[in-house]
RNA sequence: GCCCGGGUAGCUCAGCCUGGAUAGAGCGAAAGGUUCCUAACCUUUAGGUCGCAGGUUCAAAUCCUGUCUCGGGCG
Numbered sequence: 001g002c003c004c005g006g007g008u009a010g011c012u013c014a015g016c017c018u019g020g021a022u023a024g025a026g027c028g029a030a031a032g033g034u035u036c037c038u039a040a041c042c043u044u045u046a047g048g049u050c051g052c053a054g055g056u057u058c059a060a061a062u063c064c065u066g067u068c069u070c071g072g073g074c075g
Base pairs, nucleotide, nucleotide: 001074002073003072004071005070006069007068010027011026012025013024020058029045030044031043032042033041051067052066053065054064055063
């Protein structure tokens, strides 16, 4: 230098191919219940510029371009 894959909640990930309704799950966190207390269990709540910028579109996490970063391959 070229190619491929990843980046979405504090963590691990799904969703992307085929654009559409308030962007989800598990774990974790907070509050409450239960308990003599803790753990476990139950209920509720909070938490996201979907790596960043631009473009297309009525509408973008999803399509296109550029770019940053991590991993792998080729030279």
Transfer RNA from a Candidatus Pacearchaeota archaeon, 75 nucleotides, folded computationally. The organism belongs to Candidatus Pacearchaeota, within Archaea. It was read from a public genome assembly. Rfam family: tRNA. Gene Ontology term of the family: triplet codon-amino acid adaptor activity.